[in-house]
RNA sequence: UUAUAUCUUCAGGGCAGGGUGAGAUUCCCUACCGGCAGUAGAGCCUGCGAGCCUUUUGGGCUGAUCCGGUGCGAUUCCGGAGCCGACGGUCGUUCAGCAUGAACGCGUCUCAAUGAGACGAAAGUCCGGAUGAAAGAAGAUGUCA
Numbered sequence: 001u002u003a004u005a006u007c008u009u010c011a012g013g014g015c016a017g018g019g020u021g022a023g024a025u026u027c028c029c030u031a032c033c034g035g036c037a038g039u040a041g042a043g044c045c046u047g048c049g050a051g052c053c054u055u056u057u058g059g060g061c062u063g064a065u066c067c068g069g070u071g072c073g074a075u076u077c078c079g080g081a082g083c084c085g086a087c088g089g090u091c092g093u094u095c096a097g098c099a100u101g102a103a104c105g106c107g108u109c110u111c112a113a114u115g116a117g118a119c120g121a122a123a124g125u126c127c128g129g130a131u132g133a134a135a136g137a138a139g140a141u142g143u144c145a
Stems, first nucleotide, its partner, number of pairs: 001145001003143008017029003031125002033085002035048004043083002051061004065081005087128003091105005106120006
């Protein structure tokens, strides 16, 4: 150095300002964010991970970009203009909590009904599954050549 085995550590960011409203970090204007590998340096090229489904050593589904410039080479750099972002939760107050929650109350609707039930403002950025898992990255030790 190559191959290989075992183990360890690490491995996702973001609502600042304004508007409407009883109520919004959820709507509107604007702001802000971008996992891993490959490749001329990439959220939007190819592949992978995460997530969901499944007949589970596997299979399926899974978002978004153009124009100009430089260059041998760039949908990756530079300039400009765009676009995208899983699932569940989220009316108020108090209490408790990592969290699910509990009590009381408000509003709307339903029900032969003075009570009972359902619902409430919509999230890439808040809360939760997740102190999880993982593409992979780095390192330690052993073995073979």